[in-house]
RNA sequence: GUGCGGGAGAGUCGUUGCGGCCGGUGCUCGUGGCGGGUCGCAGUGCGCCGAAGGGGCAAUUCCUCCCGGAACCUCUCAGGCACCAGGACCGCAC
Numbered sequence: 001g002u003g004c005g006g007g008a009g010a011g012u013c014g015u016u017g018c019g020g021c022c023g024g025u026g027c028u029c030g031u032g033g034c035g036g037g038u039c040g041c042a043g044u045g046c047g048c049c050g051a052a053g054g055g056g057c058a059a060u061u062c063c064u065c066c067c068g069g070a071a072c073c074u075c076u077c078a079g080g081c082a083c084c085a086g087g088a089c090c091g092c093a094c
Stems, first nucleotide, its partner, number of pairs: 001094006011046001013045010024034002027030001047081003053077001054075003060071004
């Protein structure tokens, strides 16, 4: 590195648009108007998480004679917050 298995955390929050489905209401009954619920996708707002990646040694911890280095430490740029997917790390095989 590859294959298989295990693998946490945090709103299935609000809002806008598009699409699907299900009712409602009015009328001049139409290639129609208004409006509601729900699901999916995308954008956006606030809140939150950290175990892809990335930054930092300011604190903590570990290593070092020292300079320093590293981290499941920290920051959250990125990523993520129903399911799926992803996923540091661990186990087995090559």
About this RNA
Glycine riboswitch aptamer from uncultured Nocardioides sp., 94 nucleotides, folded computationally. Rfam family: Glycine riboswitch aptamer. Gene Ontology term of the family: glycine biosynthetic process. NCBI's taxonomy places the organism under Bacteria, Bacillati, Actinomycetes, Propionibacteriales, Nocardioides. Model confidence (mean pLDDT): 82 of 100.